[in-house]
RNA sequence: GGUCUCCAUGGGCAAACUUAGAGUAAUCUAAGGACGCAAAGCUAUAGGGGCCAUCUAUUUGAUGGUCAGCCAGUUGCCGGA
Numbered sequence: 001g002g003u004c005u006c007c008a009u010g011g012g013c014a015a016a017c018u019u020a021g022a023g024u025a026a027u028c029u030a031a032g033g034a035c036g037c038a039a040a041g042c043u044a045u046a047g048g049g050g051c052c053a054u055c056u057a058u059u060u061g062a063u064g065g066u067c068a069g070c071c072a073g074u075u076g077c078c079g080g081a
Base pairs, nucleotide, nucleotide: 005081006080007079012037013036017032018031019030020029021028022027035069041074042073043072047071048070049067050066051065052064053063054062055061
């Protein structure tokens, strides 16, 4: 220095739901709220997959949007075993 697991320290994030707003929708933003998370940091132009809308076809394809707390890519804090 790297990888995996366990145990700490000081911390971090924030599901569902509620309220307000944006959007046709999926969903997003803010406040409250904590189900949980060792990456629940970042990435939708590395890739896969889900969801929504429109068109089309006849059960398929195209286009646009959206989700990383689905798999994943990438970066990384902390002391000891």